[in-house]
């Protein structure tokens, strides 16, 4: 890398509309979550201190908030 197990959090909310009447599509107002990707070291935390970085810390643009899929990691085989 690939294939096989594991794998978390948070509204199946509200409100307007279509329509093929579906737990369905489109929009709008808030609320919430961090573990695709992104972005930052402002605080803590690690690189022994600066400086510089660095992440599972911050941020929430991206995504997410009933199953399902996705999902950082984690174990294994090759």
């Nucleotide at each position: 890398a690939u294939g096989c197990g594991g794998g978390a959090g948070a509204g199946a909310g509200c409100c307007g509309g279509c329509c093929g009447a579906g737990a369905g599509c489109c929009g709008g107002a808030c609320g919430c979550c961090g573990a695709a990707g992104g972005c930052g070291c402002a605080a803590a935390u690690c690189c022994g201190c600066c400086c510089g970085g660095a992440a599972a810390c911050g941020c929430u643009c991206a995504g997410g908030c009933a199953a399902a899929a996705g999902g950082a990691c984690c174990g294994u085989a090759u």
Record summary
Glycine riboswitch aptamer from a soil metagenome, 78 nucleotides, folded computationally. Its Rfam family is "Glycine riboswitch aptamer". Its family is annotated with glycine biosynthetic process in the Gene Ontology. About the family: This family represents the bacterial glycine riboswitch. The prediction has a mean pLDDT of 82.